Background
The RNA shown here (TPP riboswitch aptamer (THI element)) has 103 nucleotides. Its Rfam family is "TPP riboswitch aptamer (THI element)". Rfam links the family to the GO term thiamine pyrophosphate binding. It was read from a public genome assembly, where an Rfam model found it. The coordinates come from a structure-prediction model, not an experiment, and the mean pLDDT is 79.

Order: sequence, then C1' cells, then structure tokens
RNA sequence: ACACCACGACAGGGGCGCCGCGAAAGAGAGCUUCCGCGGCUGAGAGGCACCCUUGGAACCUGACCCGGAUAAUGCCGGCGUAGGAAGUCGUGCAGCUCCGGCC
Repeated sequence: ACACCACGACAGGGGCGCCGCGAAAGAGAGCUUCCGCGGCUGAGAGGCACCCUUGGAACCUGACCCGGAUAAUGCCGGCGUAGGAAGUCGUGCAGCUCCGGCC
C1' cells in the first nucleotide's frame, strides 16, 4: 500500500397515490378540504417504518406524455443506452502478500 465483495457506524437522499362509505366544515349542484373506517397496487400510501446513496431505475424532470388494463389510480408497459439525483469512514477479505528505505 492493497481490488471485487460482505458487514457495520455515522451522515445524507426520497416517496406517500387511487377508490368506496361515514362525520364535519366550506362552497352552492354534487364540488372542495379535513378526519375516521375499509378496498387496490406496492418495500413503503405518515411509518421511531420502508427504500435508496455515484458500478446510483430510490426518487425527480419530460408529463395534464403514449399504448394497454381497471371501479379508479404511475395499476402495467413504453419513453429509458434520455436529462438529473444523495457518501464518507471502519472491519473482514488480508498474509509466510506487494512496494520502498535502512542494517
């Protein structure tokens, strides 16, 4: 000095939608907000949780996008070899190892 990989610590990044019923408030013709319960997808739909951190499809943008399906929805696929996006340290690996200096 030592890669891949694994683990850990600390630090950081991220999303939270759709539908039904009920209550309340607003608005005033069936709409909006909020709360409760339930249903759908999902790791996660406000959790002391979950996911992701550059070898980065976690997540954001494009996007009020395109195709398909659905009760409905980023529900599925495309877009996507697109443009962005958050990290350091320690331990193992790891020594009869490698490199350099001196005797």